[in-house]
Context: one part of a larger RNA
């Protein structure tokens, strides 16, 4: 000096990105227990008291004829120790946001999460020799199932809801019409031949799907405006005008896991707060199953605050063990 432990005056998070690490809490019995809530929870909430040994008294239960033996609870008095759940073992707690409903799953070997899954919800395909998947095929799975079933895809408990746009892309429907391949057709034309023929070429016409076309469809892919003026202080604009669009963002939320300017402004908490909580709305660039907004319970998730606690720190010190080091 390092590692692993033990202890520490006064202070008690001043440390630090952050209480990381450590300390503290810890068991049983009794008392007591808030907001919120899906009435199940929250809850071991929180917070408190008792616990060793001896004696007396009273009681329960079992056995016994009884004496009594064993056991259970109550009350009272006393004793010793630094310490009585005497060692080991053995929850720290509370408040408030975010995200995800939950229990689960995951990057074997740097990520356990807000990611995946999930019950629930929707759309869509599929009538059975099903759709779909594997295979060249036979065949197999689906399924010894049959639309309350099976496949695909999105969302993700629950509560309140889920607005407008079908112009583009996709999908679905459409006995008309246009375009259109092979094929059919064969008016004609050419070559050759004495001819019959043979060979080559070939217009009209008929002709599927697809595309064009006409509709539908957004819990399909997706999209959801600009400028100017206006009220008897000012400011603002319920109102008006105009341009464009398929339609111009509804409810709800909003400096947000989204806000650039930005440490926005106001309020709260602190003596002091780029974080946090509550508001405001000027949303650079929220927004409704790529779901929107809430939400009890849950979480080795994450933000901020408080109590307890402490060598994290002010500021380091001592001790133990093992190394390093010095000497032999």
């Nucleotide at each position: 000096c390092g590692a692993u432990g033990u202890u520490g005056a006064a202070g008690g998070a001043a440390c630090u990105c952050g209480g990381c690490a450590a300390a503290a809490u810890a068991c049983c019995u009794c008392c007591g227990u808030a907001a919120g809530u899906u009435c199940g929870c929250g809850a071991g909430a929180a917070g408190g008291a008792g616990g060793c040994c001896c004696a007396g008294u009273u009681u329960c239960u079992a056995c016994g004829c009884a004496a009594g033996u064993a056991u259970u609870g109550g009350c009272u008095g006393g004793g010793g120790g630094c310490a009585c759940a005497a060692a080991c073992c053995a929850g720290g707690g509370g408040g408030u946001g975010g995200c995800g409903a939950c229990u689960g799953u995951u990057u074997a070997u740097u990520a356990a999460a807000a990611a995946c899954a999930c019950a629930g919800g929707g759309c869509u395909c599929u009538g059975c020799g099903a759709a779909g998947u594997c295979g060249c095929a036979a065949g197999a799975c689906g399924a010894c199932g049959u639309a309350u079933a099976g496949g695909g895809u999105c969302u993700g408990a629950c509560g309140c809801c889920u607005g407008c746009c079908c112009g583009g892309u996709g999908c679905c429907u459409g006995a008309a019409g246009g375009u259109u391949a092979a094929a059919a057709g064969g008016a004609g034309a050419g070559g050759u031949g004495a001819g019959a023929g043979c060979c080559u070429u070939g217009a009209a016409u008929u002709g599927a799907a697809g595309c064009c076309c006409a509709g539908g469809u957004a819990a399909a892919c997706g999209g959801c405006g600009g400028c100017c003026g206006u009220a008897a202080c000012u400011a603002u604009a319920a109102c008006g005008g105009u341009c464009c669009u398929a339609a111009g963002g509804u409810a709800g939320c909003g400096a947000a896991a989204u806000u650039c300017c930005u440490u926005g402004u106001c309020g709260g908490g602190u003596a002091a707060g780029u974080u946090c909580c509550g508001a405001c709305c000027u949303g650079c660039a929220c927004g409704a199953a790529u779901g929107g907004c809430g939400u009890a319970a849950c979480g080795a998730c994450u933000u901020c605050c408080c109590c307890g606690c402490u060598g994290u720190c002010u500021c380091c010190a001592a001790c133990a063990u093992c190394g390093a080091c010095u000497c032999a």
This is a predicted structure of a 328-nucleotide part of an RNA (large-subunit ribosomal RNA, domain IV) from Sedimentitalea todarodis.
RNAcentral holds the full RNA, with entries from ENA.
Its mean pLDDT, the model's own confidence on a scale to 100, is 89.
Taxonomically the source falls in Sedimentitalea (Bacteria, Pseudomonadota, Rhodobacterales, Paracoccaceae).